[in-house]
Context: one part of a larger RNA
RNA sequence: GUCUGCGAGUUAUUUUGACUGGGCUCGGUUAAGCCGUUCUGCGGUGGAGCCAUAGCGAAAGCGAGUCUGAAUAGGGCGUUUUCGUCCAGCAAAAUAGACCCGAAACCAGGUGAUCUAUCCAUGAGCAGGUUGAACCUCGUAGAAAUACGAGGGGAGGACCGAACCGGUGAGCGCUGCAAAGCUCUCGGAUGACUUGUGGUUAGAGGUUAUACGCCAAUCGAACCUGGAAAUAGCUGGUUCUCUUCGAAACAACUAUUGGGUUGGCCUCGGUCUUGUCACAUAUAGAGGUAGAGCUCUGAUUGGAUAGUGGGGAACGUGAGUUCUACUACAUCCUCUCAAACUUCAAAUGCUAUAUGUUGUAAACCGGGAGUUAGUACACGGGAGAUAAGUUCCGUCGUACAAAAGGGAAACAACCCCCAUCAUCAGCUAAGGUCCCUAAAUAUAUACUAAGUGGGAAAGGAGGUAGGGUUUCUAAUACAGCCAGGAGGUUUGCUUAGAGGCAGCCAUCCUUUAAAGAGUGCGUAACAGCUCACUGGUCUAGAGAUCCUGCACCUAUAAUUCAACGGGGCUCAAGUAUAUUACCGAAGCUAUGGGCUUUUGUACUUUCGAGUACAGGAGCGGUAGGAGAGCUUUGUAUUCGCAGUGAAGGUGUAACUGUAAGGUUUACUGGAGUGAAUACAAGUGAGAAUGCAGAC
Repeated sequence: GUCUGCGAGUUAUUUUGACUGGGCUCGGUUAAGCCGUUCUGCGGUGGAGCCAUAGCGAAAGCGAGUCUGAAUAGGGCGUUUUCGUCCAGCAAAAUAGACCCGAAACCAGGUGAUCUAUCCAUGAGCAGGUUGAACCUCGUAGAAAUACGAGGGGAGGACCGAACCGGUGAGCGCUGCAAAGCUCUCGGAUGACUUGUGGUUAGAGGUUAUACGCCAAUCGAACCUGGAAAUAGCUGGUUCUCUUCGAAACAACUAUUGGGUUGGCCUCGGUCUUGUCACAUAUAGAGGUAGAGCUCUGAUUGGAUAGUGGGGAACGUGAGUUCUACUACAUCCUCUCAAACUUCAAAUGCUAUAUGUUGUAAACCGGGAGUUAGUACACGGGAGAUAAGUUCCGUCGUACAAAAGGGAAACAACCCCCAUCAUCAGCUAAGGUCCCUAAAUAUAUACUAAGUGGGAAAGGAGGUAGGGUUUCUAAUACAGCCAGGAGGUUUGCUUAGAGGCAGCCAUCCUUUAAAGAGUGCGUAACAGCUCACUGGUCUAGAGAUCCUGCACCUAUAAUUCAACGGGGCUCAAGUAUAUUACCGAAGCUAUGGGCUUUUGUACUUUCGAGUACAGGAGCGGUAGGAGAGCUUUGUAUUCGCAGUGAAGGUGUAACUGUAAGGUUUACUGGAGUGAAUACAAGUGAGAAUGCAGAC
């Protein structure tokens, strides 16, 4: 891992139910006890007690009333005609282990020092080599103390190094040889050494040259058994089928925030009202949001004024006078801003009334829930950086959650549409129609040349198409070519110089077809080239500006293409406008079947309902509510089957039911077993790092 088996809402007591069935109802019912008996039971007896029959009041109490109250008032709760009670079932709750498995821990009583830590008693062990302390003897020197030398001697938590004890570094090993090893290397090796045997100290403890180390492969508190099914607001798991409805991720409170309680939203039963609910239309209301505005509250641009105050300047001995590129206020004009501004002011929405149509909802009472981690998108906002696949609100918003199908290449939350079943039928939605790939190489008119389409801004540009305004033009424009472009004058100033052309002021006059006291280049300054302006030549449109469509540049990322899904596409297979076909879904239609609910009719009826026909509406679904069934084991009753072969097993077996399933058959098997009705449950497995076994 697979297979087979086992494996989780039970039982008791009490309570609740406007649920289901039954008994009694001119109320219902017994409990303990007692008696009998064929004795875990059954039949009697037992009326204590409980519920109901009357309420009101805190109560005494009164009573169809009562309480409040001074009240005979008013008001509150009742009465005025209901339905009770017992048993069983079902559902839920409380208390118990209470659907099952799961802690780490806590407490009690015991068992451990054959491992290991200290200690005690008694024993044992340490190859070989080196060094050479004290001390002694002899010699030499010396008066001596003493010094030196030689020999002896054999000290040491001395040295080197086996056994022994240890475990430094590296490698191997890491389903090992081994639940700590092997190899090389390394430390101690007469000592605070090592070691045998026997003993001591025990868990709220011991022992410790102290590491929270060790106390039997277990130690921040050993192990065993018990309390004990500890507790677990936590994780995981929780077994057959079909039908029907179908949520919530919100509010308040919470030592509360991944848990609860109540409400909201779901479901089932009942009651009541039929315009109560939804929608549409009309009418009438309240309001201060969007917008707008600046009257108020504040913010805010520029100006005017003969106003007022302050500052400054000038004059004056001073009082003071006059002036102002200053400043505040006031008045007037003017540009603006506001969630906590408003002289104004919507649309929606909300409330009420009336009417209408369609739908069948709405409200109340009672039983059962689940939910209280939400998410994306659109719009209105707060926070953030007018960042986030961010965060927090709102909309009875939409969807997902709990929704499959088609489209968006792929893609919970986007677009379309919502799946009762079947069909080798039809029509459409979104989206598409060259090929991959179902359907137009469709039609008409334009645009785009960028593969734009098929990623992006400010900004930039004789890209190109369309439209508007305007100027010049056969008295010849615009562009090109030929020619002129002068004189006073080198204007004046400045300057070393300044002659059109460093800079400053002025910018005239003349001759002319025309020519600036000069547009640019240039010179040290001149010179030189050129332009404006003019003539000629040429011959038909030329220039400026505004708006719009589509393109261009801006445009830079990590393995070629890699920013259309791909191929590929250019009078498109791109873009815009218009049109007609077609394709396209589980949508709609068609035909047939099933189920739910409702209306009508008919029949039957045990009065609960059932059946048939016709019509209407419906049948996605998680948590969850409600309903109807299948199957397994056993019990009771009745009826059966079985060696002429039971149960069980095998099979792409046959038939049958909407499903759980059922019936039959062939083979196998070899002794029990089925159906109907009722009852009772150890009643259904694929999941729990489930448990046991087999392989």
Predicted 3D model of a 695-nucleotide part of an RNA (large-subunit ribosomal RNA, domain II) from a bacterium. Rfam family: Bacterial large subunit ribosomal RNA. Its mean pLDDT, the model's own confidence on a scale to 100, is 83. The full RNA is in RNAcentral, with records from ENA.